[in-house]
Predicted 3D model of a 72-nucleotide RNA (transfer RNA) from a Minisyncoccia bacterium. The sequence is in RNAcentral, with records from ENA. NCBI's taxonomy places the organism under Bacteria, Bacillati, Minisyncoccota, Minisyncoccia.
RNA sequence: GCCGGAGUAGUUCAGUGGCAGAACGUCUUCAUGGUAAGAAGAAGGUCGGGAGUCCGAUUCUCCCCUCCGGCU
Numbered sequence: 001g002c003c004g005g006a007g008u009a010g011u012u013c014a015g016u017g018g019c020a021g022a023a024c025g026u027c028u029u030c031a032u033g034g035u036a037a038g039a040a041g042a043a044g045g046u047c048g049g050g051a052g053u054c055c056g057a058u059u060c061u062c063c064c065c066u067c068c069g070g071c072u
Stems, first nucleotide, its partner, number of pairs: 001071007010024004018055001026042005048064005
């Protein structure tokens, strides 16, 4: 340099055009003589950045950034 894949909550990942979610973690409460396990609830997101298409973009298109793999 070329090709491909990935980037969404603290972490691991869903979500393929129409209100952003799950599990684990964190916090609060319940429960226990106490701890762990357990139950209920809550907080936590510029969906990597910018532009475009569209009535509407996490999703489609283009450019850039970061990471991973392959080729040279």